[in-house]
The RNA shown here (small-subunit ribosomal RNA) has 1507 nucleotides and comes from an uncultured Bacteroidota bacterium. Rfam family: Bacterial small subunit ribosomal RNA.
């Protein structure tokens, strides 16, 4: 120091997690030892029980209780007396209890922290210093008598003592009052004092061992504390006014002292936006945690320092308190009660209940510190010191170390005969002994103190050790001894983050900090094996600070991302031109004091290291005062350049008030005129024969001002336009005449503000929200058309908001250029260039995420404002100001998501543009949908109707042949190493296999019977069967695990790459533009420059032609021969066969054009512009199709989902679709005759000829393993006949009777002949093929096959045509641009109501709670006052009164929470409902304000923006 996560990628903006550390934790798992810290954050909640403050006999009277000693009795035992002694209960006095210890209620305040001050104060004990300690008195406790009472206690009578109490007396530098006051100070009031003088008042306590220890006055220290004041030190403005003792004064009271502290007059006044008063929260410091700091957070423990002691008042004693283990009183609680009264306060240390995630023993000692008292000894001390429980934190240690491979077993995982990892890890061998264990030894903290000595100021120090004192504790520490022996766990392994495999699970279980895993191959669930990270702990919760420059001073932002107020004046602040003197507030430096210790930090030490402690530095960035310095600011003088005035002439839809014009509109009378007019995509509604629209006169009303007119001018914005008058604002220029910084922003204020709106009152022509009709439509509360009220207009008043925009506050200054343009100046000017003010456009450095701004900055700077911090909830809800209302200003929270959200990119899409293609359209040809039939699908049927294909890309598809087979399906039989095929073992008499029987529907079933291997002499071996074991088998499942293939876009012209180059990037450039082409085909231009994959070519077939070869082809010439025929000799000319070649390249000319190329009835050729046709399918897209061609991963079946057979189904039929055949007929049917291919195929075949049969085809029979022999046309020509008709058309169905194939034609074959002769007379919407040898027609052939459901498929020929004007329209498509909220890519994406479940919140009749304040009654303790009756010699006291006040009680109010019927929206939920508002020109451009208006998104007027 980063890193994860918006998007297909990308840069920003931005907001969420995370990875550090830390804790008074807690929880889960686990757990050896030790050291040092820490331990009720929650109920300031209640407390059982025990203990936390006593001590002094050297104040005192004494003597309950001990101890001891004395007497007396008595043998003792013991009982009894003696305060004598050691010593003491309870008492009276003294000191202490105001410390220590606890806990943080309250408290925003001189609490608390820093610095002052007190000339306005105390201060016991302690220390110094100075004087003094005479006399007298008269009570009280206790004890002892009685007495009430349960107790707590309380009473009365008698009698006693003090260092208790009181008088007298002396006395002062004390104190009062009067006078006088010389100096010197300071801070307003003052103050200080030498010094006097007079006159008042006020002290004491005794004890003693006779050394001393008290007591009393005064003065000074010193400690401790009281007051005051500067500064500093939470949130909340949805808290803006607060204050009558209030602010001041004078007086007088009170205090330890100053003050309205209190009280009485008398004054009106204090406080606040630099935040009063109200509210909420809080102990506050040093510190500690984080952090580079600045910061932020927090105040356990240690320390200072305040509050506070059951709650809430009160005083009293006392140097001190308003008092934690004191007193009263009021309450609230508990507990005793004999009911009448009493007691109590753990927030002291232990412990209990509770609460809760939590958080110790009812422990030992005063041995050390330290307090209190005491002359000491001592006593008392839960303070303190110690132990004990707790891994709660920090540290430190061990659980062993070397060595050891056949890398063992076992375990996991694999590509499995083997390898790999566990793992030098184990075993095994030597070593060590730290920790535990045994047994031993064994501290230091000790010095006080009491003796004794020494030295000297008689009570101090110092020296001996003669004495004595350890709770921890037989602990730390140490020595021996055996023996690896007593000791490892926890959490993670998709990325962020070190760490990977396998089984199980199957959107289930379940993870999870963010992204996000999991719907059968999960490195994300479980669990294993292996790893990685810390390790006696690991982990996980919760805080906190960091990262987070995500509240930004350091250190941010505001055109579009949150975010510039709608303008302007101006108040308070803030900020400000040259320039000179002085000052010296600010600023800066030097000194001083002061910032407690602790703690950070740094050296040094001590603990065996370390944590830990010790010493010294250092630092404490602050405050306070002084003494200097004077750039800057600030205060003071000045000046002109900021700023203003003046004079002077310019300009403008600048703003208010009048007054006037014509053009159009609508309405009204007339007139002219006749049947329509409007209005729209198309129409209706509406007007019209009662006379309309037109067209002409007139008249009348109102609104708005065409052309000029602009990228133009003016205003601060909003805005302003006919022409004109007053009146009134302003900006610019020119001179440089005055003033002299007068300035510039501008919280709050005020003022102007567009259009809807609103009030009152006018007006009222358009045009026009609502409304009505008419249309459109599935509706259509719209969009179009026809009408219409508010309103649109005027005055007046009101609101106060817009996308009020330049989406860019004012303001100054400074920084390259080019060009239009307004009004001025300067110039004689209508050229020109200057000069300062405006309005614009390009464009450069800079800037900036980009787009983009760019002297009119979004750029370099400076100053004041305003505003913003994830999205949504929400500009809502409460409350507040203002409105007549609409609403408007200000302006949360819960609860939700992990985004939202800008720019720019490549694509995809657009009911966006452009430019181009193609049987796409269009023109034409012939079909299909309508009929039978044939096949293929769906759907239904069934026992099965096997399976797959399904929009274009499935349906005469896989199948190029289902009667059995095939055959996967079904049914009913059989087999289980299996139906086939390999291996190993076994048999030792086998066999194989074929025959023949029998049972069966058959089976490779089951049984019976006969027959039989081969090599060798033989062992044997080989081959075959049997039985065994091992691999088998599966048209089972996943085409969303694959691979091959293969469909389609699409034979469309596109898809990329290397290097440069632009650009932060994704990306773009090449590839895009101009032409051109079938083509990304070529040419040209060109930050691009060349290559691949594709296009084209190379390949095949065809069309001409040479050469070459001539057999089974050919037959011109020769010849020979037949009825007749290339038959036969012979030819190689021809045709043709099949091999190499030739040939076509826009070469040629013309025109056009830079060129590529294009155009011609050219020309030449057999062909002309790719000559026709095939083969060839690029990157890729559709999770397209095949698991049933076939390979293959997983998974699943194994006497079965294998296999084997028989029979049946796949051929089913109400009916729907596609593909097809044949017809409706005369361009035609029927008869007859008459010719002309091409490619194919053939021996379990084609078959010539013969015979027979009407015919399929039977019988003979010959050629051919083929240019040899066979299989061979039809349509057409000629002639006949039929004459428009369900026919001599058309051929279905049906019936008979055959024919062939084959084991078999019933279910279910073709063909044949007779007979029958059904629908159908050219086919709706719609819709397919096809541009030339093509369509259209007409016959061959060939696979598959035993045979055919062939009207299919693949191929061959015959004949052999119409039509393309053109690209607007439909489909496909390619290129550029555009927009885009799409990216699963428009089958995209999204908004509202309604319904449903879950969630928090607002209103709410009301119910209820709290805390504060008012007023009014009532008042306890107590202080203070008052007071004749009663006590008391007084002093005083009791009693009774007054004032105050805690608390109570009432009462009307505001405030804050809780809770509610019933409501109002919001949020959020995989697959409800209803549109279809937005994203494209979203199909009616969006959107902003208003106002109406509809189920809902909305619509619709009016002004506004372009985003």
């Nucleotide at each position: 120091a980063g890193a994860g996560u918006u998007u297909g990628a990308u840069c920003c903006u931005g907001g969420c997690u995370c990875a550090g550390g830390a804790u008074g934790a807690a929880c889960g798992c686990u757990a050896g030892c030790g050291g040092c810290a820490g331990g009720c954050c929650u109920a300031a909640u209640a407390c059982a029980u025990g203990c936390a403050a006593g001590u002094c006999g050297a104040g005192g009277g004494g003597c309950a209780g001990c101890a001891c000693g004395g007497g007396u009795a008595g043998c003792a035992a013991u009982a009894c007396c003696u305060g004598c002694u050691g010593g003491c209960g309870a008492c009276c006095g003294g000191c202490g209890c105001a410390c220590g210890g606890g806990u943080g209620c309250g408290u925003a305040a001189c609490a608390c922290g820093u610095a002052u001050g007190c000339a306005a104060c105390c201060u016991a004990c302690c220390u110094u210093u100075a004087a003094c300690u005479g006399g007298g008195g008269g009570a009280u406790a206790g004890c002892c008598c009685a007495g009430a009472g349960a107790a707590a206690u309380c009473c009365g009578a008698a009698u006693u003592a003090a260092u208790a109490c009181c008088c007298c007396a002396u006395a002062a530098u004390a104190u009062u009052a009067u006078a006088u006051g010389a100096u010197c100070g300071g801070c307003a009031u003052c103050g200080u004092a030498a010094a006097u003088a007079u006159a008042g008042u006020u002290a004491a306590a005794g004890c003693u061992c006779c050394g001393g220890c008290g007591g009393u006055u005064a003065a000074a220290g010193a400690u401790g504390g009281g007051c005051a004041u500067g500064c500093g030190u939470g949130c909340c403005a949805u808290u803006a006014g607060c204050u009558a003792g209030u602010u001041g004064g004078u007086g007088a009271g009170g205090u330890a002292a100053c003050g309205g502290c209190c009280c009485a007059c008398c004054a009106a006044g204090g406080c606040u936006a630099c935040g009063a008063u109200g509210g909420c929260u809080a102990g506050g410091g040093g510190g500690u945690c984080u952090g580079a700091g600045a910061g932020g957070a927090u105040g356990a423990u240690c320390c200072c320092c305040c509050a506070c002691a059951c709650u809430g008042g009160u005083a009293c004693u006392g140097a001190g308190a308003c008092a934690c283990g004191g007193a009263c009183c009021a309450g609230a609680c508990u507990c005793c009660u004999a009911c009448g009264g009493g007691a109590g306060g753990c927030a002291g240390c232990a412990g209990u209940a509770a609460g809760g995630a939590a958080u110790a023993u009812u422990g030992g000692u005063c041995a050390a510190u330290g307090g209190g008292c005491g002359c000491a000894a001592g006593c008392c001390u839960g303070a303190a010191c110690c132990a004990g429980c707790c891994a709660u934190g920090c540290c430190g240690c061990g659980u062993g170390a070397a060595g050891g491979a056949u890398g063992a077993a076992g375990g996991c995982c694999c590509u499995a005969u083997g390898g790999g990892u566990u793992g030098u890890a184990a075993a095994c061998u030597u070593c060590u002994u730290u920790u535990g264990u045994a047994c031993g030894g064994g501290a230091g903290a000790a010095a006080a103190c009491u003796a004794g000595g020494c030295a000297c100021g008689a009570g101090u120090g110092c020296c001996u050790a003669a004495g004595c004192u350890g709770a921890c504790a037989g602990u730390a520490c140490u020595g021996u001894a055996a023996g690896a022996a007593u000791a490892a766990g926890c959490a993670u392994c998709g990325g962020c983050u070190a760490a990977c495999u396998c089984c199980g699970u199957g959107c289930c279980a379940g993870c999870a900090g963010c992204c996000g895993c999991g719907g059968u191959a999960a490195u994300a669930c479980g669990g294993a094996g292996g790893a990685u990270g810390c390790a006696a702990g690991c982990g996980u919760u919760a805080u906190c600070c960091g990262g987070a420059u995500u509240u930004a001073u350091u250190g941010g932002g505001u055109u579009u991302a949150a975010a510039g107020g709608g303008u302007g004046c101006g108040u308070a602040g803030g900020c400000g031109g040259g320039u000179u003197u002085g000052u010296a507030a600010g600023u800066c430096a030097g000194u001083g004091g002061u910032g407690a210790a602790a703690g950070c930090c740094u050296g040094u030490c001590g603990c065996u290291u370390a944590a830990c402690g010790a010493u010294a530095g250092a630092a404490c960035u602050g405050c306070c005062a002084u003494u200097g310095a004077u750039a800057c600011u600030g205060c003071u003088g000045u000046c002109u350049u900021g700023a203003g005035u003046a004079c002077a002439g310019u300009u403008g839809a600048g703003g208010u008030a009048g007054g006037c014009g014509g053009a159009a509109u609508g309405u009204g009378u007339c007139a002219u005129g006749u049947a329509g007019c409007g209005g729209u995509g198309a129409a209706a509604u509406g007007c019209u024969u009662a006379g309309a629209u037109a067209u002409g006169a007139c008249a009348c009303a109102g609104a708005a001002c065409a052309c000029c007119a602009a990228u133009u001018g003016c205003g601060a914005a909003g805005g302003c336009a006919g022409c004109u008058u007053a009146c009134u604002a302003a900006a610019g220029u020119a001179u440089a005449a005055c003033u002299g910084a007068c300035g510039c922003u501008g919280a709050g204020g005020c003022a102007c503000g567009a259009a809807a709106g609103c009030g009152u009152g006018g007006g009222g022509a358009u045009c026009a929200a609502a409304c009505a009709g008419g249309a459109u439509u599935a509706g259509a509360u719209a969009c179009c058309c026809u009408g219409g009220u508010a309103g649109u207009c005027c005055a007046c008043g009101c609101c106060g908001u817009a996308a009020a925009c330049g989406a860019u506050g004012a303001u100054u200054a400074c920084u390259c250029g080019a060009u239009g343009u307004u009004g001025g100046c300067g110039a004689u000017a209508c050229a020109c260039a200057g000069u300062a003010a405006g309005c614009g456009u390009c464009u450069g450095a800079g800037c900036g995420a980009a787009a983009g701004c760019a002297u009119u900055a979004a750029g370099u700077a400076a100053u004041c404002c305003a505003c913003c911090u994830g999205g949504g909830g929400a500009g809502u809800a409460c409350g507040u100001c203002g409105g007549c209302a609409a609403g408007a200003u200000u302006g949360a929270a819960a609860c939700u998501c992990a985004a939202a959200g800008g720019a720019a990119u490549u694509g995809a899409c657009g009911g966006g543009g452009g430019c181009c293609c193609g049987c796409a359209c269009a023109a034409g040809c012939g079909g299909a949908g309508g009929a039978g039939c044939a096949u293929g699908u769906g759907g239904u049927u069934u026992a099965a109707u096997u399976c797959g294909a399904u929009g274009a890309u499935a349906c005469g598809c896989g199948a190029g042949g289902a009667a059995c087979c095939u055959u996967a399906c079904c049914u009913g039989g059989g087999c289980u190493u299996g139906a086939a095929u390999g291996u190993g073992u076994g048999a030792c008499c086998g066999a194989a296999u074929a025959a023949u029987g029998u049972g069966g529907a058959a089976a490779g079933c089951a049984u019976a019977u006969u027959a039989u291997c081969c090599a060798g002499c033989a062992a044997u071996g080989g081959g075959c069967u049997c039985a065994u074991a091992c691999g088998a088998g599966g048209u089972g499942c996943u085409g969303c695990a694959u691979g091959g293939u293969u469909g389609u876009c699409g034979u469309c012209a596109g898809c990329u790459c290397g290097u440069g180059c632009c650009g932060u990037g994704a990306g773009g450039u090449g590839u895009u533009g101009g032409g051109u082409u079938a083509a990304g085909u070529c040419c040209c231009a060109u930050a691009a420059c060349g290559a691949g994959c594709g296009c084209a070519a190379c390949c095949c077939c065809u069309a001409u032609c040479u050469u070459u070869a001539g057999u089974u082809g050919c037959c011109a010439g020769c010849a020979g021969g037949u009825a007749a025929a290339g038959c036969c000799g012979g030819g190689g000319a021809c045709u043709c066969u099949a091999a190499c070649g030739a040939a076509a390249c826009u070469g040629c000319c013309u025109g056009c054009g830079u060129a590529a190329g294009c155009a011609g009835u050219g020309a030449g050729g057999a062909a002309g512009g790719u000559g026709g046709g095939g083969a060839u399918g690029a990157c890729g897209u559709c999770a397209a199709a095949u698991c049933a061609u076939c390979a293959c991963g997983g998974c699943c079946c194994u006497u079965a989902c294998g296999u084997c057979c028989a029979g049946g189904g796949c051929u089913a039929c109400a009916c729907a679709c596609g593909u097809g055949c044949u017809a409706c007929a005369a361009u035609g049917g029927c008869c007859g005759g008459u010719a002309c291919a091409g490619a194919g195929g053939g021996c379990a075949g084609c078959u010539a000829c013969c015979u027979g049969g009407u015919g399929a085809c039977a019988g003979g029979a010959u050629g051919c393993u083929a240019a040899u022999c066979u299989c061979g046309a039809a349509a057409a020509c000629c002639g006949g006949u039929c004459u428009c008709a369900g026919u001599u058309c058309g051929g279905a169905u049906u019936g008979a009777a055959g024919u062939c194939u084959g084991c078999a034609a019933c279910u279910c074959g073709a063909c044949u002949u007779c007979a029958u002769g059904a629908a159908g007379c050219u086919g709706g919407a719609u819709u397919c093929g096809c541009u030339a040898g093509u369509a259209a027609u007409c016959g061959c052939g060939c696979a598959u096959c035993a045979g055919c459901a062939a009207u299919g498929g693949c191929g061959c020929g015959g004949u052999g045509a119409a039509u393309a004007c053109g690209u607007u329209c439909c489909c496909g498509g390619g290129c550029c641009u555009u927009g885009u909220a799409c990216a699963c890519a428009c089958c995209g994406c999204c908004c509202g109501u309604c319904a449903a479940g879950c969630c928090a919140u607002g209103g709410g009749a009301g119910c209820u709670g709290g805390g504060g304040g008012u007023a009014c009654c009532u008042g306890a303790a107590g202080u203070a006052u008052g007071u004749a009756a009663c006590c008391g010699c007084a002093a005083g006291g009791a009693g009774c009164g007054u004032c105050c006040u805690a608390g109570g009680g009432u009462a009307a109010a505001a405030c804050c929470g809780g809770u509610a019927a019933c409501u109002g929206g919001g949020g959020c939920u995989a697959a409800g409902u209803c549109g279809u508002a937005a994203c494209a020109a979203g199909g009616u451009a969006g959107c902003c304000g208003u106002a109406c208006c509809g189920g809902a998104a909305g619509g619709u007027g009016c002004g506004g923006c372009u985003g």